[in-house]
RNA sequence: GCCUCGUUGGUCUAGUGGCUAUGACCUCGGUCUUCCAAACCGAUGGCGCGGGUUCGAUUCCCGCACGAGGCU
Numbered sequence: 001g002c003c004u005c006g007u008u009g010g011u012c013u014a015g016u017g018g019c020u021a022u023g024a025c026c027u028c029g030g031u032c033u034u035c036c037a038a039a040c041c042g043a044u045g046g047c048g049c050g051g052g053u054u055c056g057a058u059u060c061c062c063g064c065a066c067g068a069g070g071c072u
Stems, first nucleotide, its partner, number of pairs: 001071007010025003018055001027043005048064005
């Protein structure tokens, strides 16, 4: 330098053009309990960045950044 794959809350993960973006852990609040834990209920928080296509993009296309693998 070239090719392929990946990037979704603090962490892990599903989604693959439209429906409130899914679930688990963590954190916070509540119920329960003499207290704690467990259990149950609820809340906060997310599509790497820029551009394009489209009525509509997390999803498709291009570039960039970062990461993994391969070729030279």